[in-house]
RNA sequence: CGCUGACAAAGCCACAGUCACCGCGAGGUGAUGCCGGAAAGCUGCGGGUCUCCGCAGGGGAGACAGUCGGGCUGCCUGC
Numbered sequence: 001c002g003c004u005g006a007c008a009a010a011g012c013c014a015c016a017g018u019c020a021c022c023g024c025g026a027g028g029u030g031a032u033g034c035c036g037g038a039a040a041g042c043u044g045c046g047g048g049u050c051u052c053c054g055c056a057g058g059g060g061a062g063a064c065a066g067u068c069g070g071g072c073u074g075c076c077u078g079c
Stems, first nucleotide, its partner, number of pairs: 002079002005076001012037002017032006035066001041072003045069003048064006
């Protein structure tokens, strides 16, 4: 440096739900939680889904990284 591995070890993260707070909303933050994860670390770049605005269309503004890809970075075992 590359490959490999949740069926190893040491660790890590935190689905759903609940409580509190923020937001018109999707949703977010903290705590609890324990379905799972070898990047479930970061990144809205592409697709996708969702929310708000608009009579509607064309459109505009947002959200989701544990929806699928991409990009960047990284622990340990073995080769």
This is a predicted structure of a 79-nucleotide RNA (c-di-GMP-I riboswitch aptamer) from a Desulfobulbaceae bacterium. Its mean pLDDT, the model's own confidence on a scale to 100, is 80. It was read from a public genome assembly, where an Rfam model found it. The source organism's lineage runs through Bacteria, Pseudomonadati, Desulfobulbia, Desulfobulbales and Desulfobulbaceae.